[in-house]
RNA sequence: UUCCGAAAAAGGCACACCUGUCCGAAAGGCAGGGUCGCAAAGUCACCGGUCUACCGGGAGCGCCAUUGGCGGCUCCCCACGACAGCGGGAUUGCCGGG
Numbered sequence: 001u002u003c004c005g006a007a008a009a010a011g012g013c014a015c016a017c018c019u020g021u022c023c024g025a026a027a028g029g030c031a032g033g034g035u036c037g038c039a040a041a042g043u044c045a046c047c048g049g050u051c052u053a054c055c056g057g058g059a060g061c062g063c064c065a066u067u068g069g070c071g072g073c074u075c076c077c078c079a080c081g082a083c084a085g086c087g088g089g090a091u092u093g094c095c096g097g098g
Base pairs, nucleotide, nucleotide: 002098003097004096005095012038013037017033018032019031020030022029023028036085042091043090044089046088047087048086049083050082051081056077057076058075059074060073061072062070063069064068
C1' cells in the first nucleotide's frame, strides 16, 4: 500500500418499542431509555429507490356573485423536504490476519 474478517482484545454504534413541557406541515429529526442487529450501522443525498406534500398547480363540490371571485371541504400532481440501518458511489477510520 492492498485484500480479507475465522478467532481474540480494547472499545464503538443502536432496529422495534417506550418516554419528551424539544424541532418540523408531514415524512422525519433531536434527547433519554432500550438492544434487533452492525467491521464502517462513521461521514456525504452524487445515481437509483422509498417516504412525506408545507408552498405551488389541477379537478370536483360548496360559498359569494360580477364573463368574475374565495381565506371552505374532498381528491390528484409536484421535492425545493427526508431516509446513509434500501442498493450503488465518494471519502475517512479501529483491531487482527494474509
c-di-GMP-I riboswitch aptamer from Betaproteobacteria bacterium HGW-Betaproteobacteria-7, 98 nucleotides, folded computationally. Of the family's consensus pairs, 95% are formed in the model. The prediction has a mean pLDDT of 85.